[in-house]
Predicted 3D model of a 101-nucleotide RNA (TPP riboswitch aptamer (THI element)) from Halomonas halmophila.
């Protein structure tokens, strides 16, 4: 000096489902950023996760198998296809260059 990971700054990307209750309405249903329960980092929050990728997330997918009160709840698909970055900082490690002994 470079690389890798870490942290920070700024910038960017992303999801918000299921069940019960209650309420509203143009009502066999639909809506609620109201309450409680389930999973989860997060189910509308001064939040959380992700930014080059085998954990953000989307598509296939009104998919397949299992479980559940029910659901992307779990597994498969899946190392699939797509998917949003720059800068700065010191430490460990690796590599290279130079000086001295």
């Nucleotide at each position: 000096g470079c690389c890798u990971g870490a942290c920070g700054a700024c910038a960017g990307g992303g999801g918000c489902g299921c069940c019960g209750g209650c309420g509203g309405c143009g009502a066999u249903g639909c809506c609620g950023a109201c309450c409680g329960g389930c999973u989860g980092a997060g189910a509308u929050g001064c939040a959380c996760c992700c930014u080059c990728a085998c954990c953000a997330c989307c598509u296939g997918a009104c998919c397949c198998g299992g479980a559940u009160a029910a659901u992307g709840c779990c597994g498969g698909c899946g190392g699939a296809g797509g998917g949003a970055g720059u800068c700065g900082u010191g430490c460990c490690g690796g590599c290279c260059c130079u000086g001295c002994c």